A computed fold for a 74-nucleotide RNA from a Candidatus Woesearchaeota archaeon, annotated as transfer RNA. Its mean pLDDT, the model's own confidence on a scale to 100, is 83. Its Rfam family is "tRNA". By type it is a transfer RNA. Rfam's curators write: Transfer RNA (tRNA) molecules are approximately 80 nucleotides in length. Gene Ontology term of the family: triplet codon-amino acid adaptor activity.
RNA sequence: GCCUCUGUAGCAUAGCCAGCUAUUGCGUGGGACUCGUAAUCCCAAGGUCGGGGGUGCAAAUCCCCCCAGAGGCU
Numbered sequence: 001g002c003c004u005c006u007g008u009a010g011c012a013u014a015g016c017c018a019g020c021u022a023u024u025g026c027g028u029g030g031g032a033c034u035c036g037u038a039a040u041c042c043c044a045a046g047g048u049c050g051g052g053g054g055u056g057c058a059a060a061u062c063c064c065c066c067c068a069g070a071g072g073c074u
């Protein structure tokens, strides 16, 4: 220098190919249960979907550039 892949709540992860209110678990907060704690159950909050731009009625998803990381080739 070139090629491929990855980047989504504090952590991990689904959704991306085939565009229309972003999923689940752990964690956090509240409640129930208990003499109390743990466990269990219920509820809730928390997301610039790596950044910017483009297409489009509409983009996590398609296109372009960039950033970070991993692997490969010379």
Stems, first nucleotide, its partner, number of pairs: 001073007010026003028044005050066005